c-di-GMP-I riboswitch aptamer, 85 nucleotides, folded computationally.
[in-house]
RNA sequence: CUAUGUAAAAGGCAAACCCCGUGAAAACGGAGGGCGCAAAGCUAAAGGGCCUAAGGGCGUUCGCCUAUGGCAGCCAGUUGCCGUA
Repeated sequence: CUAUGUAAAAGGCAAACCCCGUGAAAACGGAGGGCGCAAAGCUAAAGGGCCUAAGGGCGUUCGCCUAUGGCAGCCAGUUGCCGUA
């Protein structure tokens, strides 16, 4: 440097759920919790995908469209610890 994750060391992260807070919502922050994760680190102005629809637009008792709001624990990009070859 490249490939790889069978076993191990040091450790790391933290789903659902519950409480508090923020938010229109999706979702996020904090405490608990632990389903899982070898990148469950980072990037949402490289890209695809997904969620929401306040505001706006269109029809109208209700619905449709729309991101300037989100998701990196969907793919992807990028950096990296330990072991092995």
Its mean pLDDT, the model's own confidence on a scale to 100, is 86.